RNAcentral holds the full RNA, with entries from ENA. A computed fold for a 678-nucleotide part of an RNA from a Patescibacteria group bacterium, annotated as large-subunit ribosomal RNA, domain II.

[in-house]
Context: one part of a larger RNA
């Protein structure tokens, strides 16, 4: 991992509702007794027939109260009870498996910790304390030297004890071992045997260490099926309907309770919904600046403050503020205005239970993206919070290459039929290499901004122009003067001042740029000629260009490839889905007839509610089968919408089924399920 078997809403009591049945103003027994194929007896008790009050009590009324008031609960309008079944609830282990833990009684110190008693062990080598002796020394000592001596949690190093580092092992030789290397090795040393200390405990040179491969509280059995708002699992079929992820409260937030939304039974008939018309209130969007605040330009005068002058009175002010007039703005917590929608009511039409009510039973209370309007955030987020809508959730199909939430569209079943939606029609790939007019040259299309640019199309405004424009070429571009100042110099051209300077002119700046140390030189403005027909400037707009750098490999059209097979506008045809249509079939509901037909509407579906069935084991009755071959098993055929049924053949070798009713140890693929096997 696979296969087979086993494996989870049960039972009892009480209670509620629904349905069936019995009896009915009544219904019914319990314990028990007697019988014994299941019956009879038993009326204690229970529910109902009257309520009300705390109660005595009173009673179609009662209570409160001083009350004949008011108020509260009742009657009048009256059906119960017993039992069976189904579905809920409560109490019990209560659908099944699963803790870590808690408590009780015991078992453990043959491992290990400490201690007690009694034994054992430590090759060899080194060092040389005290004391003592002799000599020197002293008044005597001290002291010094040489011997002797043999101390030490002394030194080196085997056994023994240990394990700091490295290697290797790590489905090992081993649930801690092996190799190298290393620490202690006469001591707080190591060790044998026997003994003592026990779990709310012991022991601990102390690490929460050790206490039998178990230790922040051992192990065994029991309480015990502890509890688990948590995780996992929960077994046949078809049909009808079909949610929620919200609100309030919660030691509450991944749990509950009530409401909301689902289902089911019964009832309810101009209800709900929708459309139109009428009629309402509003203070949002927008707008506006009267108010509350913010704010811009200009102005005038008044008031206040500051500063200056003045001894003072007072005067001045290119300063500041407020008020006023005027110009232009801003606001969720501004409004002299003010929509669309939305909402309420009324009427008319439409509509057909979608409404509302009373009961039974739920599930849901982790939601998600997208679009609109808003708050938070950075007008960030596949962000977060609200609200309106929509899809997913619980929805398959077509499109978007692929892609829960986007676009189209809601799958009862069948068909080698037709028409369409979104989206497409060169090939992959079904359908136009379709038509018309333009644009794009960038593979733009097929990723991106500020900004930049004689890319190119369209539109508009305007200037010059046969009295010759624009460009090009030829010629001129002068004089006072080197303007004045400044300066070493400043001569058109470092800088400052003036600039409508003046003159000669067809024209020529007290000079547009280059240049020089300063001059010089080149050039421009300006003018004439040659030439010959358009030439410039600005604005709006279409499509393009640059801006443009990323990590495995083209890789920013799905690909090929495309100059249209790109973009814009217009047109026609076709393709395209489980949509619509056609034909056939099944089922549900409603209506009408009638007891199986017709018509109409329908039949996606998770949690969940409701309905109808299939199959397994056993019981009672019934009808049957079987050695002329039962069950089981293998295969084939066939019937039914499904669960499933039937028949035939092989195998097998002794039991098995139909129909009706009843009762359940009644259906497996999942639970790191359990047992066995491969």
């Nucleotide at each position: 991992u696979c296969c087979a078997g086993c494996g989870a809403g049960u039972u009892a009591u009480u209670u509620a509702u629904a349905u069936g049945c019995g009896c009915a103003a009544g219904c019914u027994u319990a314990a028990g007794u007697c019988a014994u194929c299941u019956g009879a007896c038993g009326g204690a008790g229970g529910c109902g027939u009257a309520g009300u009050g705390a109660a005595a009590g009173c009673g179609a009324g009662c209570c409160u109260g001083a009350a004949u008031a008011g108020g509260g609960c009742g009657a009048a309008u009256a059906a119960g009870u017993g039992u069976a079944u189904a579905u809920g609830a409560a109490u019990a282990g209560a659908c099944c498996c699963g803790a870590a833990a808690c408590c009780g009684a015991g078992u453990g110190a043959c491992c290990u910790a400490a201690c007690c008693a009694u034994g054992g062990g430590c090759a060899g080598g080194c060092u040389g304390a005290a004391g003592c002796g002799c000599a020197g020394g002293u008044a005597a000592a001290a002291c010094u030297g040489c011997g002797u001596g043999g101390a030490g949690g002394g030194c080196c190093g085997a056994a023994c004890c240990g394990u700091a580092g490295c290697g290797a092992g790590u489905u090992g030789c081993a649930a801690c071992a092996c190799g190298c290397c290393c620490g202690g090795a006469u001591g707080a040393c190591c060790u044998g045997u026997g003994g003592u200390u026990a779990g709310u405990g012991g022991u601990g040179a102390a690490a929460u260490g050790c206490u039998a491969a178990u230790c922040g509280a051992a192990c065994u059995c029991g309480g015990a099926g502890a509890u688990a708002g948590c995780u996992g699992g929960u077994u046949c079929u078809c049909c009808u309907c079909g949610a929620a992820a919200u609100a309030g409260c919660u030691u509450u937030a991944g749990g509950g309770c009530u409401a909301g939304c689902g289902u089911u039974a019964c009832g309810u008939g101009g209800u709900a919904g929708c459309a139109c018309a009428g009629u309402g209130g509003g203070g949002u969007a927008g707008a506006g600046c009267u108010c509350u605040g913010u704010u811009u330009c200009g102005g005038a005068c008044u008031g206040a403050g500051g500063c200056c002058c003045g001894u003072g009175a007072g005067g001045g002010u290119a300063c500041u503020c407020a008020c006023c007039c005027u110009u232009g703005a801003c606001a969720a917590a501004c409004u002299a205005c003010g929509a669309a929608u939305a909402c309420g009511c009324u009427g008319u039409g439409u509509g057909g239970a979608a409404u509302c009510g009373u009961g039974g039973c739920a599930g849901u209370u982790a939601g998600a993206a997208c679009g609109g309007c808003g708050g938070g955030g950075c007008u960030a987020a596949g962000c977060u919070c609200g609200u309106c809508g929509c899809u997913c959730g619980a929805a398959a199909g077509g499109g978007a290459a692929a892609c829960a939430g986007c676009c189209c569209a809601g799958a009862u079943c069948g068909u080698c039929a037709u028409c369409u939606a979104a989206g497409g029609u060169c090939c992959c790939u079904a359908a136009a290499u379709u038509u018309a007019u333009g644009c794009u040259a960038a593979g733009u299309g097929g990723g991106a901004a500020a900004c930049g640019a004689g890319g190119u199309g369209a539109g508009a405004u305007u200037u010059c122009u046969u009295a010759a424009a624009c460009a090009a070429c030829u010629a001129g571009g002068a004089u006072g003067u080197u303007g004045g100042c400044u300066u070493a110099g400043a001569a058109g051209c470092a800088g400052c001042c003036a600039u409508a300077c003046a003159u000669u002119u067809a024209a020529a700046g007290a000079g547009u740029g280059c240049g020089u140390a300063a001059u010089a030189g080149c050039u421009c403005a300006c003018u004439a000629g040659u030439c010959a027909a358009g030439a410039g400037a600005u604005c709006u707009u279409g499509c393009g260009c640059g801006g443009a750098a990323a990590a495995u490999g083209u890789a920013a059209c799905g690909g090929g490839g495309c100059u249209a097979a790109g973009c814009a506008u217009a047109a026609u045809a076709c393709c395209g889905a489980a949509g619509a249509u056609a034909c056939g079939a099944a089922c549900u509901c409603u209506u009408g007839u009638u007891u199986a037909c017709a018509a109409g509407a329908g039949u996606g579906g998770u949690a969940g509610a409701g309905g109808a069935g299939c199959g397994u084991u056993g019981a009672u009755a019934u009808c049957g089968c079987a050695u002329c071959g039962a069950a089981g098993u293998c295969g084939a055929a066939u019937c039914g919408u499904a669960a499933g049924g039937u028949u035939c053949g092989g195998u097998g070798g002794a039991g098995c089924g139909u129909u009706a009713u009843c009762a359940a140890g009644u259906g497996a693929g999942a639970a790191u399920g359990c047992u066995g096997g491969a």
The organism belongs to Bacteria candidate phyla, within Bacteria.